[in-house]
RNA sequence: UUUCGAAACGGCAAACCGAUCGCGAGAUUGGGACGCAAAGCUACGGAUCUCUUUGAGACCGCCGGGCUACCAAAA
Numbered sequence: 001u002u003u004c005g006a007a008a009c010g011g012c013a014a015a016c017c018g019a020u021c022g023c024g025a026g027a028u029u030g031g032g033a034c035g036c037a038a039a040g041c042u043a044c045g046g047a048u049c050u051c052u053u054u055g056a057g058a059c060c061g062c063c064g065g066g067c068u069a070c071c072a073a074a075a
Base pairs, nucleotide, nucleotide: 001074002073003072011036012035016031017030018029019028020027021026034061040067041066042065044064045063046062048058049057050056051055
């Protein structure tokens, strides 16, 4: 510098359950692991979803874009 790929010292944590918040989609937290090599960050485009629908919101673990990065391998 390139690759995101065999492995994983280490990392994250779906469904479900408890508590709290929210009209709601959902969020936070504890337990729990289906999975994840960006399942790290970002609502920028599309999709989906909610509400009291000229509007205001939710979701990045739906797809794409942008920024950053561990291990390992190769040069």

A computed fold for a 75-nucleotide RNA from Stieleria marina, annotated as c-di-GMP-I-GGC riboswitch aptamer. Lineage of the source: Bacteria > Planctomycetota > Planctomycetia > Pirellulaceae > Stieleria. Its Rfam family is "c-di-GMP-I-GGC riboswitch aptamer". Its family is annotated with cyclic-di-GMP binding in the Gene Ontology. Its mean pLDDT, the model's own confidence on a scale to 100, is 79. The model forms 90% of the base pairs in the Rfam consensus.